The RNA shown here (transfer RNA) has 72 nucleotides and comes from Vicugna pacos. Its mean pLDDT, the model's own confidence on a scale to 100, is 84. Rfam family: tRNA. Rfam describes the family as follows. Transfer RNA (tRNA) molecules are approximately 80 nucleotides in length. It is annotated as a transfer RNA.
[in-house]
């Protein structure tokens, strides 16, 4: 330098155009003499950035950026 892939909660990942979800972790409560486990409830997100298409974009399109793979 050329090509491809991936950016979504603290972490790991779903989500094929209609107000974003699960597991683990975290907080509170119940349970226990206490802890662990278990159960219930809750908090936590400018969906990498910019622009475009659309009544509506995490999702489609242009450009950028970080990381990964591969070629040179």
């Nucleotide at each position: 330098g050329a090509g491809g892939g991936u950016g979504u909660a603290g972490c790991u990942u779903a989500g094929u155009g209609g107000u974003a979800a699960a597991g683990c972790a975290c907080a509170u409560g119940c349970u226990u003499a206490g802890c662990a486990u278990g159960c219930a409830u809750g908090a936590g997100g400018u969906c990498c950035c910019c622009g475009g298409u659309u009544c509506c974009a995490u999702c489609c399109c242009c450009g950028g950026u970080a990381c990964c793979c591969c070629c040179a």